Parts: sequence; C1' cells; structure tokens
RNA sequence: GGAGUAAGGAGCUAGGGUUCCGGCGUUCCGUUUGAACGCGUCUGGUCCGAGAGCUACGACCACGCGGGAGACAUCCGCGCGGAUGCACGGCGGGACAAAAGCCCGGGAGAC
Repeated sequence: GGAGUAAGGAGCUAGGGUUCCGGCGUUCCGUUUGAACGCGUCUGGUCCGAGAGCUACGACCACGCGGGAGACAUCCGCGCGGAUGCACGGCGGGACAAAAGCCCGGGAGAC
C1' cells in the first nucleotide's frame, strides 16, 4: 500500500413518552353500572429502549485432547481460557400513539 472477513441476536436495566390499562379532575346518566372530555408537571402495568450499560448463549481466537485412509495442512467434536483492544461526541432530522441513551450514527466534529 492492496485484498478479504467480521463487529450476532436474546433477556434485563438506565432512560422514554402516553396507543391501551389504571389513577385523578370536570360534566352527563344514576338502583346498580357506565359514558364523554381533560391531565404524563400521574408513582404505576402494557409498550419503546442502549456502539460507547449488565447478563448468559452463540460466533471468533489461543492451548490441549479425540475422530475420519491420512505425519502436516484442512474438516468435525470436546475441554479450558480470552478487558474478542479502544471508544469524547453535537445540532438537526425520522418512526411508531408519542418520546428517548431507539434509527440517521463507532455519523458531523473533537482528541
């Protein structure tokens, strides 16, 4: 300098809003029961949810053992280990009902 491969999904949390549930308020109905409107500056349930958060699994890598005709290479399986490095980050826009540490984005930029 060039080429290739790869950076997984899942659960949870930080966080988020308000479609639904619940809660609260007003009004109507009113035996019971319910209906309409409003409030997320309503703790909550459902819901969304991290590249730089957590967990296990998978994948990958190192070492060892075993298998196939096969010493090596290659392939498969098992065991054990691996900080599999580092990571400051706007404005603005996007989706879903809406918002966000979601997506644009390991972006722009900074060092």
A computed fold for a 111-nucleotide RNA from Devosia sp., annotated as Guanidine-I riboswitch aptamer. Its Rfam family is "Guanidine-I riboswitch aptamer". Rfam links the family to the GO term regulation of gene expression. The family has 100 seed sequences and 1,509 matches in Rfam 15.1. The coordinates come from a structure-prediction model, not an experiment, and the mean pLDDT is 78. The model forms 100% of the base pairs in the Rfam consensus.